[in-house]
Context: one part of a larger RNA
RNA sequence: GAACGAACGCUGGCGGCAGGCUUCAUACAUGCAAGUCGAGCGGGCAGUAGCAAUACUGUCAGCGGCGAACGGGUGAGUAACAGGUGGAUAACCUGCCUUCCGGUGGGGGAUAACGGCUGGAAACGGCCGCUAAUACCGCAUGUGGUCACUGUUUCACAAGUGACGGUGAAGAAAGGGGCCUUUAAAGCCCCGCCGGGAGAUGGGUCCGCCCCCCAUUAGGUAGUUGGCGGGAUAACAGCCCACCAAGCCGACGAUGGGUAGCCGGGCUGAGAGGUUGGCCGGCCACACUGGAACUGAGACACGGUCCAGACACCUACGGGUGGCAGCAGUAGGGAAUAUUGCGCAAUGGGCGAAAGCCUGACGCAGCCAUGCCGCGUGGGGGAUGAAGGCCUUCGGGUCGUAAACCCCUUUUCUGAGGGAAGAAACGUCUGGGGAGGAAAUGCCCCGGACUUGACGGUACCUCAGGAAUAAGCAACGGCUAACUCCGUGCCAGCAGCCGCGGUAAUACGGAGGUUGCGAGCGUUGUUC
Numbered sequence: 001g002a003a004c005g006a007a008c009g010c011u012g013g014c015g016g017c018a019g020g021c022u023u024c025a026u027a028c029a030u031g032c033a034a035g036u037c038g039a040g041c042g043g044g045c046a047g048u049a050g051c052a053a054u055a056c057u058g059u060c061a062g063c064g065g066c067g068a069a070c071g072g073g074u075g076a077g078u079a080a081c082a083g084g085u086g087g088a089u090a091a092c093c094u095g096c097c098u099u100c101c102g103g104u105g106g107g108g109g110a111u112a113a114c115g116g117c118u119g120g121a122a123a124c125g126g127c128c129g130c131u132a133a134u135a136c137c138g139c140a141u142g143u144g145g146u147c148a149c150u151g152u153u154u155c156a157c158a159a160g161u162g163a164c165g166g167u168g169a170a171g172a173a174a175g176g177g178g179c180c181u182u183u184a185a186a187g188c189c190c191c192g193c194c195g196g197g198a199g200a201u202g203g204g205u206c207c208g209c210c211c212c213c214c215a216u217u218a219g220g221u222a223g224u225u226g227g228c229g230g231g232a233u234a235a236c237a238g239c240c241c242a243c244c245a246a247g248c249c250g251a252c253g254a255u256g257g258g259u260a261g262c263c264g265g266g267c268u269g270a271g272a273g274g275u276u277g278g279c280c281g282g283c284c285a286c287a288c289u290g291g292a293a294c295u296g297a298g299a300c301a302c303g304g305u306c307c308a309g310a311c312a313c314c315u316a317c318g319g320g321u322g323g324c325a326g327c328a329g330u331a332g333g334g335a336a337u338a339u340u341g342c343g344c345a346a347u348g349g350g351c352g353a354a355a356g357c358c359u360g361a362c363g364c365a366g367c368c369a370u371g372c373c374g375c376g377u378g379g380g381g382g383a384u385g386a387a388g389g390c391c392u393u394c395g396g397g398u399c400g401u402a403a404a405c406c407c408c409u410u411u412u413c414u415g416a417g418g419g420a421a422g423a424a425a426c427g428u429c430u431g432g433g434g435a436g437g438a439a440a441u442g443c444c445c446c447g448g449a450c451u452u453g454a455c456g457g458u459a460c461c462u463c464a465g466g467a468a469u470a471a472g473c474a475a476c477g478g479c480u481a482a483c484u485c486c487g488u489g490c491c492a493g494c495a496g497c498c499g500c501g502g503u504a505a506u507a508c509g510g511a512g513g514u515u516g517c518g519a520g521c522g523u524u525g526u527u528c
Base pairs, nucleotide, nucleotide: 001528002527003526004525006524007523008522009521010520013375014374015373016372017371018370019368020367021333026331027330028329030328031327032326035066036065037064040063041062043060044059045058046057047056048055049054073286074285075284083210084209085208086207087206088205089204092203093202097199098198099197100196101195102194103193104192105139107137108136114129115128116127117126118125119124146169147168148167149166150165151164152163155162156161157160175191176190177189178188179187212258213257214256219249220248221247224246225245226244227243229241230240231239261283262282263281264280265276266275267274268273288309289308290307291306292305311322312321313320314319339365341364342363343362347361348359349358350357351356378408379407380406381405388399389398390397391396417462418461419460427450428449429448430447431446432445433444434443472517473516474515475514476513477498478497479496483512484511485510486509487508493500494499
């Protein structure tokens, strides 16, 4: 000199953009943060129509499906194939999505909801009875795939496998809605369902290289190192197991200890390098602590389950309940870090055919000079160099064109009123055209109309008004830009270093003046 997620002191007008618990991975009151589908299914309740059966609408739980493994948080642990980079997978998986091929036949038995009885303070149950499905289970068919047996081959690899064939075995499915029609059937369309091929996307696993400090840590290792056989897995492998062998790692730093999430990047520097990993993006790890599996395409699962523990809460003492390192917020800790706000209008996500619902992701607003950037606090004139302050050699000098005063400007800004965006695409209705079809709905393309804004009557524009509403902070001995007076008298004090202060202190305190920066200026801390 530069930088900062800063803090502290004094001061403080406005706006834009960004940032905001670095400490206790401490404990948490309250609210919200993951639902959705009635076009899978049967009910309860309410309403409307009807004499009724029933139909329709709304709502409530339940069965079922998809989602809840994303999104959001944190950095504890981890020195590791965690991360970065480049490869391998002939050792693997992949819901939803795209594309292609084939199929969707025919049966059965339950169960929640509900009803009855009943246990418990509650949490939550028990027994009996009824019922549906795209829930569950057989049967049929079955390309491919799997398994078993078997054949061919150099096309691939070092091997045994792979590749290409044959035979056999086991092994799938689910329906719903719309149009035409009085209804139904048939037909067509849309959404599904089953099996399979390919793709895309996402992941698992393995390997080379790189990745902090201590040798005042020198030896470490028994599933340890390898083999054979088996098990487990989506998959290779001591991943696990039985047997056999005695290996394997290490001064090119093993093992142990300390510290730490890693990176793209950030800061600094002419560079080399040093330092750092907050915000944003990628990866990893964690979710009160420890352990475990279940479900599932995917988890060993933040707002799921089970066990143990600590803590806290409820209790009728028998027993139960909870997990903010989600968004706000509280207490505590700390030098220190914000609102228990608005909205799903946009972007994105989940579900749904859609309308739509949900979304503390997100978009906005609020607070804070925390940072960066921009703007303003007026402009021109004005000497009798006013008053006043300070200094003085008492002549005067200086603050100083500074003020007063005159003229001007109304932009930022202040106050009040009016107009007023962009963000909107989708969606709904409708007109025309197209592929397909016997036709219609639907589907695809083009156009028109209508509707939808949290921010917010905000930005922006305009009108009115009057110089108004707006300057401080630090320093002035040398380094270092800026000097005098008074007070004090080795006292009180200053200080980054050198050093000042003991009666004339440009170094302490005050004043006047000056210098530097300016809505900031200094101090402290940390890095270069």

The part of an RNA shown here (small-subunit ribosomal RNA, 5' domain) has 528 nucleotides and comes from a Candidatus Hydrogenedentota bacterium.
The coordinates come from a structure-prediction model, not an experiment, and the mean pLDDT is 81.
The full RNA is in RNAcentral, with records from ENA and SILVA.
The source organism's lineage runs through Bacteria, Pseudomonadati and Candidatus Hydrogenedentota.